[in-house]
RNA sequence: GAAGCCAGCCAGACAACCGCUGCCAUGCAAAUGGGAGAGGAAAGUCCGGGCUCCAUAGAGCAGGAUGCCGGCUAACGGCCGGACGCCGUGAGGCGAGGAAUAGGGCCACAGAGACGAGCGUAUUUAGUUACGGUGAAACGCGGUAACCUCCAUCCGGAGCAACACCAAAUAGGCAGGCGAUGAAGCGGCUCGCUGAGUCUGCGGGUAGGUGGCAUGAGCGGAUUAGUAAUGAUCCGCCUAGAGGAAUGGUUGUCCACGACAGAACCCGGCUUAUCGGCUGACUUCCCCA
Numbered sequence: 001g002a003a004g005c006c007a008g009c010c011a012g013a014c015a016a017c018c019g020c021u022g023c024c025a026u027g028c029a030a031a032u033g034g035g036a037g038a039g040g041a042a043a044g045u046c047c048g049g050g051c052u053c054c055a056u057a058g059a060g061c062a063g064g065a066u067g068c069c070g071g072c073u074a075a076c077g078g079c080c081g082g083a084c085g086c087c088g089u090g091a092g093g094c095g096a097g098g099a100a101u102a103g104g105g106c107c108a109c110a111g112a113g114a115c116g117a118g119c120g121u122a123u124u125u126a127g128u129u130a131c132g133g134u135g136a137a138a139c140g141c142g143g144u145a146a147c148c149u150c151c152a153u154c155c156g157g158a159g160c161a162a163c164a165c166c167a168a169a170u171a172g173g174c175a176g177g178c179g180a181u182g183a184a185g186c187g188g189c190u191c192g193c194u195g196a197g198u199c200u201g202c203g204g205g206u207a208g209g210u211g212g213c214a215u216g217a218g219c220g221g222a223u224u225a226g227u228a229a230u231g232a233u234c235c236g237c238c239u240a241g242a243g244g245a246a247u248g249g250u251u252g253u254c255c256a257c258g259a260c261a262g263a264a265c266c267c268g269g270c271u272u273a274u275c276g277g278c279u280g281a282c283u284u285c286c287c288c289a
Base pairs, nucleotide, nucleotide: 001285002284003283004282006280007279008278009277010276012254013253014252015251016250017249018248020037021036023034024033025032026031039260043271044270046269047268048267049266050265051159052158053157054156058191059190060189061188063155064154065153066152067151068082069081070080071079072078084095085094086093087092098150099149103148104147105144106143107142119132120131121130122129163211164210165209166208173202174201175200176199177198178197185193218237219236220235221234222233223232224231225230
């Protein structure tokens, strides 16, 4: 100097004017002032939860998931470390990972035949014994379980359109079924528990408002323990809550010339898409000293 591999950060910036949404303060109100306002993946809905309800919610079967060892975490199919295997010159990357004597299924081509088989030669009472050919493997203790299965561990269900409250309106309507010989009880079945309504059809009314809704397993910094993931202590910060869906428009300047792309209860992961810029550690190659 070039190329790579791993980790982290940014996600156009600044200024002015006009506009939108929430919050706080003042105000009877109008309004004024102040602050804030989409992501590294907000995406996919693939895992795991927080939360809400069933609900008093137990046991078993069926079903599903995971699968080396240890650790982290609220938990996980995630992450970290180690062993083993594969790829790479290397830094590194990936892994589908218990059991094939519990049983079953499957095994291309070649070969007579791939798990009751049996071609050729010799031998024998006898496919009885031995040798040969094909093939990775042939008188069987081959392979395969990301085939069924067995083993170990784990797993209720539904979901913010959950759920709670308020207001209004109507027809607490009509007909039928089941029900203390036990209705209904939120994936299926059985037992247990509870104990009174419940289901279907027709018909009528309503579709409004408020909450849930953002202080959270939160973020940043320092120290400390640990190989690390991560934990502990201290200090600091508050950072969107729309409700058919808010952050847009114009002008000027700068340069990295802007890709993928828009929150809808929240969080931890994984996967996918992606223009570029910066920082650090490490590896390989070339050149010079």
About this RNA
Predicted 3D model of a 289-nucleotide RNA (Bacterial RNase P class A) from a Hydrogenophilales bacterium. The coordinates come from a structure-prediction model, not an experiment, and the mean pLDDT is 78. The model forms 95% of the base pairs in the Rfam consensus. NCBI's taxonomy places the organism under Bacteria, Pseudomonadati, Pseudomonadota, Hydrogenophilia, Hydrogenophilales.